Predicted 3D model of a 106-nucleotide RNA (SAM riboswitch aptamer (S box leader)) from Aneurinibacillus sp. XH2. Taxonomically the source falls in Aneurinibacillus (Bacteria, Bacillota, Caryophanales, Paenibacillaceae).
RNA sequence: UUCUUAUCCAGAGUAGGCUGAGGGACUGGCCCAAUGACGCCCGGCAACCGGUAUAUUAUAUACACGGUGCCAAUUCCAGCAGGAUUCGUUUCCUGAAAGAUAAGGA
Repeated sequence: UUCUUAUCCAGAGUAGGCUGAGGGACUGGCCCAAUGACGCCCGGCAACCGGUAUAUUAUAUACACGGUGCCAAUUCCAGCAGGAUUCGUUUCCUGAAAGAUAAGGA
């Protein structure tokens, strides 16, 4: 880099420190932001894998111990298709596409 599987409506400092201008993947919206966004450190959460412990008969619970990850808004909403609904591309549902994360393979 690519492929496969699983998950993505919960959780995590309005008053921690440094930095200093854009950021929320893309497009259209709509938001956050010098009352300091984004990023880093500290702190925290608990999604996957591992570990330990207890039960258990192959699953469950707990720990924050390790490897990543995450800590505004449902993946912020929509973006393609189908269905229902509506005066009305109005409102709702389902599935995909795209994205993010983990594990495994190439």